[in-house]
């Protein structure tokens, strides 16, 4: 130097053009003498960044950054 994969709520990850979800974790409640479990609820995201295509983009395409492997 080329060439691949990933990058989404606190963590792990789903979602692959038509309203951003899950499970854990937070926070409140019932439950119990208490606490752990259980249940019902809430809140939390500029989907790495810029930028193009498109009526509509996490999503397709282009650069740029992290990071993980490859090859020289």
């Nucleotide at each position: 130097g080329c060439c691949c994969g990933u990058g989404u709520g606190g963590c792990u990850c789903a979602g692959g053009g038509g309203u951003a979800g899950a499970g854990c974790a937070a926070u409140g409640c019932a439950c119990u003498c208490g606490u752990a479990a259980u249940g019902c609820a809430u809140g939390g995201g500029u989907c790495a960044g810029c930028g193009g295509u498109u009526c509509a983009a996490a999503u397709c395409c282009g650069c740029u950054c992290a990071c993980g492997g490859g090859c020289u």

Predicted 3D model of a 72-nucleotide RNA (transfer RNA) from Aphanothece sacrum FPU1. The RNAcentral record of the sequence draws on ENA and Rfam. Rfam family: tRNA. The family's RNA type in Rfam is transfer RNA. The coordinates come from a structure-prediction model, not an experiment, and the mean pLDDT is 83.